A computed fold for a 122-nucleotide RNA from a Nitriliruptoraceae bacterium, annotated as SAM riboswitch aptamer (S box leader).

[in-house]
RNA sequence: UGCUCAUCCAGAGAGGCGGAGGGCUCGGGCCCGACGAAACCUCGGCAACCCCCACGGUGACGCGAGUCAGCGGGGGAAGGUGCCAAACCCGGACCCGUCGGAGACGGCGCGGUCGAUGAGCG
Numbered sequence: 001u002g003c004u005c006a007u008c009c010a011g012a013g014a015g016g017c018g019g020a021g022g023g024c025u026c027g028g029g030c031c032c033g034a035c036g037a038a039a040c041c042u043c044g045g046c047a048a049c050c051c052c053c054a055c056g057g058u059g060a061c062g063c064g065a066g067u068c069a070g071c072g073g074g075g076g077a078a079g080g081u082g083c084c085a086a087a088c089c090c091g092g093a094c095c096c097g098u099c100g101g102a103g104a105c106g107g108c109g110c111g112g113u114c115g116a117u118g119a120g121c122g
Stems, first nucleotide, its partner, number of pairs: 001122008013043004021032003026092001028090002044084003049080002051076003055072002058069004094112002096109005
């Protein structure tokens, strides 16, 4: 840095440092911020993607004891990430679907695009 898949209405903050911004980006709204923003550091926590543990059943291999793989529900949190205001804070612009409309256009959607995180592959 590209592709694929999954998830994104739950959860979890103190201190230090810093000194004016922040909530990816455009634009609108709304909100957070000198009662101290971002970034960084320390400690703590949340969750359970990877992971760990047995159990069940399936498949492959093995003469066999069994081993391995992936699946299901259950438990865990040592390790790798991540996260710790508000649904990705909410609309808009673009696309798709659908409904209405002769049309222009308008309404609706856990839609897509976009973004974030993880895992796998390159």